[in-house]
Molecule: transfer RNA
Organism: uncultured Faecalicoccus sp.
């Protein structure tokens, strides 16, 4: 330099053919439980879907550019 893959909550990951308010586990916080704690249960909080444009009535999903990481080729 070229090609491919990945990027969504603090972390690990879903999200059907483009269509409902982007969800789950974990973490964290509060409450219940307990003599206290752990465990368990309930609830809350947490998102510029890497970034910037484009297409569309509508984009996490399609297109373009770009950034970061990984793999391969030279």
């Nucleotide at each position: 330099g070229c090609g491919c893959c990945u990027g969504u909550a603090g972390c690990u990951c879903a999200a059907u053919u483009g269509g409902a308010u982007a969800g789950a586990g974990u973490a964290u916080c509060a409450g219940a439980u307990u003599c206290c704690g752990a465990u368990u249960c309930u609830g809350g909080c947490g998102g510029u879907u890497g970034u910037a444009g484009g297409u569309u009535c509508g984009a996490g999903c399609c297109c373009u550019a770009u950034c970061a990481g990984g793999c391969g080729c030279g």